[in-house]
Model confidence (mean pLDDT): 83 of 100. The part of an RNA shown here (small-subunit ribosomal RNA, 5' domain) has 502 nucleotides and comes from an uncultured bacterium. Its Rfam family is "Bacterial small subunit ribosomal RNA". The full RNA is in RNAcentral, with records from ENA and SILVA.
Context: one part of a larger RNA
RNA sequence: GGAUGAACGCUGGCGGCGUGCCUAACACAUGCAAGUCGAACGAUGAAACCGCCCUCGGGCGGACAUGAAGUGGCGAACGGGUGAGUAACACGUGACCAACCUGCCCCCCUCUCCGGGACAACCUUGGGAAACCGAGGCUAAUACCGGAUACUCCCUCCCCUGCUCCUGCAGGGGUCGGGAAAGCCCAGGCGGAGGGGGAUGGGGUCGCGGCCCAUUAGGUAGUAGGCGGGGUAACGGCCCACCUAGCCCGCGAUGGGUAGCCGGGUUGAGAGACCGACCGGCCACAUUGGGACUGAGAUACGGCCCAGACUCCUACGGGAGGCAGCAGUGGGGAAUACUGCACAAUGGGGGAAACCCUGAUGCAGCGACGCCGCGUGAAGGAAGAAGUAUCUCGGUAUGUAAACUUCUAUCAGCAGGGAAGAUAGUGACGGUACCUGACUAAGAAGCCCCGGCUAACUACGUGCCAGCAGCCGCGGUAAUACGUAGGGGGCAAGCGUUAUCC
Repeated sequence: GGAUGAACGCUGGCGGCGUGCCUAACACAUGCAAGUCGAACGAUGAAACCGCCCUCGGGCGGACAUGAAGUGGCGAACGGGUGAGUAACACGUGACCAACCUGCCCCCCUCUCCGGGACAACCUUGGGAAACCGAGGCUAAUACCGGAUACUCCCUCCCCUGCUCCUGCAGGGGUCGGGAAAGCCCAGGCGGAGGGGGAUGGGGUCGCGGCCCAUUAGGUAGUAGGCGGGGUAACGGCCCACCUAGCCCGCGAUGGGUAGCCGGGUUGAGAGACCGACCGGCCACAUUGGGACUGAGAUACGGCCCAGACUCCUACGGGAGGCAGCAGUGGGGAAUACUGCACAAUGGGGGAAACCCUGAUGCAGCGACGCCGCGUGAAGGAAGAAGUAUCUCGGUAUGUAAACUUCUAUCAGCAGGGAAGAUAGUGACGGUACCUGACUAAGAAGCCCCGGCUAACUACGUGCCAGCAGCCGCGGUAAUACGUAGGGGGCAAGCGUUAUCC
């Protein structure tokens, strides 16, 4: 000098774009953050409507809409947060899987036949303070189950062709056994099942690469390998029985410390050094530890079970909870924001759609926290006014500075108009941006420094005191170094200080 997710002191006019718990992965009141589908299903069904009856009170039936709950489907594994753990195939990069999976989406082929029994809701009833749990009975389905058919599919065995990186792979044929389906609105569609291919997303293996300590030198028993099996989507000591005795290590094993990794960021001429906030990719975690279930996908932040700590309710028998989602609270801290608006846009979930949900997102609010832009007036104006400071008392400086004259209106303020963003409709932002008009120099300058480094000097006060200080050093009676004033220098809505990095 540059830089910062900064903080502190003094000061502070406007706008745009960014950015804002770095500390306690501390504890959390309250609200919201994941639902949706009645065109899968049964039941309920107020008012209004239609039809019929009517004793004029109303009753019955129908269709439609809406609401609460239930069965069922899809979603809830995305999106959002955090960086605790992790020195590891976690990440980056390159290669491989002849050892793998992939819901929704796209393409192609084929099929969608015949039956059955339940369980919620509901009714009755029991237990419980509650959370909730139980018994009996009825019922529907795209829920569940049985059978049929099934080229290709899976499996057993066999044959042919082609190929290869070992076990083999691809294509074709035969054989034994096994395996499907669901309907709904109904104009035409939306679906369902099996198979093949694609796309997307994932899983696995390996080469190489990126921290510190040797004041850590030996480490290892499923350890290293084999055979056989189990398990998995799949390979594998992943797991198990048996057998062998290996395996890693000074090119640093093992242990300890520290740490999420990267694209990148800062600095530097570069080499390098330091960092990993925001944005993007990957990983890990969701009160702590463990476990599986469901599912195409989780070992699942707003699912389940167990254990622990903590908090809350309780009729003491037992229950409920998890903000490292968005706001917000307490606490910690030098320090970090609103319990805001909207689904209008973009995107996501559900739905045939209308539409619903969406603290993702779009916006607004707060903070000079950062970067950028603008303003605080312009021209003229010497009696060089007054005041102030200084003085050799003549003057000199402040200083064209002010007053005064003329002019202008950026920003702010007032009034009128008023968007794009939106494809038919639909605008939170927002009467915002922007445009126009009228109006007044009015509402808008500070901070640090002035001994040398280093741009900028005098007076007074103080008297090794009070104090200053980045280094050298100033201060003990004329201090350009302390304090105040005048003047000056630098930067400017900021200026200094502190911390950290280059």